This record gives sequence, C1' cells and structure tokens, in this order.
RNA sequence: CCGUGCUAGACGGGGAGGUAGCGGUGCCCUGAAUCCCGCCUUCGGGCGGAAUGACCUGCAACCCGCUAUAGCAGGGUGUACGUCCAGCGUAAGGCCGAAACAGAGAGUGUGGAGACGACCCGGAAGGGCGUUGAAGGUCGGGCCCUGUGCGACGAAGGCCGGCAAACCCCGUCAGGACCGGAAGGUAGCAGCGGUACGUCAUGUUUUUCGGGCGCCGCAGGUCCACCUGACCGGAGCCCCCAUGGGAUCCGUUUCCCCUCUAUGUGACGGUCGAGCAAUGGCGCACGG
Repeated sequence: CCGUGCUAGACGGGGAGGUAGCGGUGCCCUGAAUCCCGCCUUCGGGCGGAAUGACCUGCAACCCGCUAUAGCAGGGUGUACGUCCAGCGUAAGGCCGAAACAGAGAGUGUGGAGACGACCCGGAAGGGCGUUGAAGGUCGGGCCCUGUGCGACGAAGGCCGGCAAACCCCGUCAGGACCGGAAGGUAGCAGCGGUACGUCAUGUUUUUCGGGCGCCGCAGGUCCACCUGACCGGAGCCCCCAUGGGAUCCGUUUCCCCUCUAUGUGACGGUCGAGCAAUGGCGCACGG
C1' cells in the first nucleotide's frame, strides 16, 4: 500500500423556550435524497419555484422519559471511512444587547443655531413748526411746601340802641299806714325814671378763637416736571414710519444636542450555529 473479516462511533442537524441538568414531543430555521412545475438552451445542462423529508417496531408527551454512560425496550444498516472526531474558512438562520444606524413618540434644559413678535438704537420718504428766531443755556416769576403778617369768612364776647325786676335793686315817692298835742317826721306799695340778670335787632366800631379761605405782603425751601417774562444763542426741532442694526433670551415657535420609551435593521456589538469546501486525526485480527 492492497485485500478479507470484525468492532467502536454514527444512522439528520441547529435555534429559542422549558429543565437542577440531558433528551424527546410541540414552535422556528436548515437540509441529504426523491419528485413535480416554469423559463432558457450550444441539448451537456443552467436558473428559479413548490411538495415530501433522512433505519424499523412498541411505549410516552395540554407535557413525557431519563441522570453527566442523561428518553426507555427490542431489532436492523454500516464501516474505520468524502459517512466518525477535531479545529480553520465560509455561511442560511435564530437569540440577546443597547453602546451602532433608521425613522417614530414623549420629556427636559436654554446646551447650540435660526425665525417672528416685544424692547432698544437709528431714522429715508411724507407732514407740521421755525430768522415775525429752532435746539440748548442763564436769570426771574407763577404753580408746590413751611413760617409769619394782613384781610375776608365763621363762632363767641365787648360797645351803641330798644325791651326788660309785683316783692326779695336804686332814686323820687300820690294815696293810704304809723309816731307826735301841733309843727313835722318814719317806713314804704302803685306810678314815673334808671339799673342788674336776661333778651332782640343793627352796625361806619372792637377783642379772642378757628381753618382744604385769599389773582394780598414778607422770609425761607423746592427748582424734577408744567406755565410764563427777559436775555444769550443762531438753524434746527417735532410727529408717523420704510430699509437697517443691536443685545437681552422677555414671549412664541422650528431644527440640532441631551434624556426616556417602544419598534425595526443586509450593512453595530455579542452569542449559538445547520449546510458547504478543503485539511488533519482515528481501533483490532488475518493474509499478500
């Protein structure tokens, strides 16, 4: 190296889920092999799609059977191999993630940028005033405040006048009363006159008090604003507003950033991974 005969492994695989873990049924993906259809064809085939789906039998699964030798029981194929084992490469597919991407929803902060409005600056065109004097400046006065004086007003009082006391005020006191022999005297009502308390009215008069009085006087204050007079000054001032500009972020809104939520992704990260191609490894016996 070849031939023959045995034996092991193997006789679909994977994912998720489930389980203490393993396998199975179930769900999903893949797939040897078989078969069907369509298109093209140089008639060799190529491309695409659909269906079934990987030894057999019995038992089980709205769960079943087992225990790291991890369904149980029995039978069969098959050969140490391109069929077994291992890793490399490639790769369908699944799962996970939020740290990649996509769009969506919600929120937040002024973080960034923009727009509009408000605010500020500036002010064309138009209009008004102005050399019969603009802006600006100085002085004075008013207005405003305080004190004081004066006046008016109001209140109360005084003064002048009128009225005004039966008696307990004054004077004079008829009549009458009393004392006295008389002369005369005493007290004293009414009346008259006056006066006190009181009251009425007027006012050219006078005192005190009061205050949201005053084209009033004096002094002080204010002198920001308003009105007014005089002087200096010598050409602008005012109203509305276009274009434009500004910072404050005051309001509204748009986008980005940020945060959260869920969805999706051939092209993010991780994980498992069928299949495919190639490489390597791999038991015993006999004979040549």
This is a predicted structure of a 288-nucleotide RNA (Bacterial large signal recognition particle RNA) from a Kiritimatiellia bacterium. It was read from a public genome assembly, where an Rfam model found it. NCBI's taxonomy places the organism under Bacteria, Pseudomonadati, Kiritimatiellota, Kiritimatiellia. Its Rfam family is "Bacterial large signal recognition particle RNA". Its family is annotated with SRP-dependent cotranslational protein targeting to membrane, signal sequence recognition and signal recognition particle, plasma membrane targeting in the Gene Ontology.